[in-house]
A computed fold for a 73-nucleotide RNA from a Patescibacteria group bacterium, annotated as transfer RNA.
RNAcentral records the identical sequence in 3 taxa.
Rfam family: tRNA. From the family's description: Transfer RNA (tRNA) molecules are approximately 80 nucleotides in length.
RNA sequence: GGGCUCAUGGCUCAAUUGGUAGAGCAUCCCCAUGGCAUGGGGAAGGUUGUGGGUUCAAGUCCCACUGAGUCCA
Repeated sequence: GGGCUCAUGGCUCAAUUGGUAGAGCAUCCCCAUGGCAUGGGGAAGGUUGUGGGUUCAAGUCCCACUGAGUCCA
């Protein structure tokens, strides 16, 4: 220098053919227990790396950039 993959709550990851962004863990509250472990119920937490484009509608498609990984030179 070039190719490929990835970037989504605090962490680990989903999201089908473009159609309301979810789960587990963690945090907070409630219930069960004399208490703990544990179990059950609920809540909060995201403008999906950044900036543009296409579309009625973009996490998803297109372009550039940034960062990480990997391969080639």